The prediction has a mean pLDDT of 80. A computed fold for a 111-nucleotide RNA from Clostridium luticellarii, annotated as SAM riboswitch aptamer (S box leader). The organism belongs to Clostridium, within Bacteria. RNAcentral holds the sequence, with entries from Rfam.
C1' cells in the first nucleotide's frame, strides 16, 4: 500500500495536562474558552486471544458459552446525514420512507 473476508442501530468519566480547532473527503448539519483535536489516566467492547462443552472429521475446520492475562479497536450526534442505483408517495419541481452499491472504519489472514 494492494487484495480477501467479517463487522459497523448497542456500550464506554462532570478525571489530569494542554492550548485552537474538530466531525475521512465534497455539499449539508453541528461539537468547541461551560474549552475542542492530541497526549495521559479511567471506561467499553469482545475481532485475535484463553478456557468449556458440541456434533461431524484422518487432519484442519465449524457452532454455542465463558474470562479478559496478552494484542489491536473504540470512548458527542446510526460511519451525523447526504453524495451512486433502485423501489415507494406525487401531476410536475421538490421532499419523505425503504433496500441495495459505492465510499470510510476497525479486525483478522495474504502479497
Nucleotide at each position: 500500500u494492494u487484495c480477501u473476508u467479517a463487522u459497523c442501530a448497542a456500550g464506554a468519566g462532570a478525571g489530569g495536562u494542554g492550548g485552537a480547532g474538530g466531525g475521512a473527503c465534497u455539499g449539508g448539519c453541528c461539537c468547541u474558552a461551560u474549552g475542542a483535536u492530541a497526549c495521559c489516566c479511567g471506561g467499553c467492547a469482545a475481532c485475535c486471544u484463553g478456557a468449556a462443552u458440541a456434533a461431524u472429521a484422518u487432519g484442519u475446520a465449524u457452532a454455542u458459552u465463558u474470562a479478559a492475562u496478552g494484542g489491536u479497536g473504540c470512548u458527542a450526534a446510526u460511519u451525523c446525514c447526504a453524495g451512486c442505483a433502485g423501489g415507494u408517495a406525487g401531476g410536475u419541481a421538490u421532499a419523505u420512507c425503504c433496500u441495495g452499491a459505492a465510499a470510510g472504519a476497525u479486525g483478522a489472514g495474504a502479497a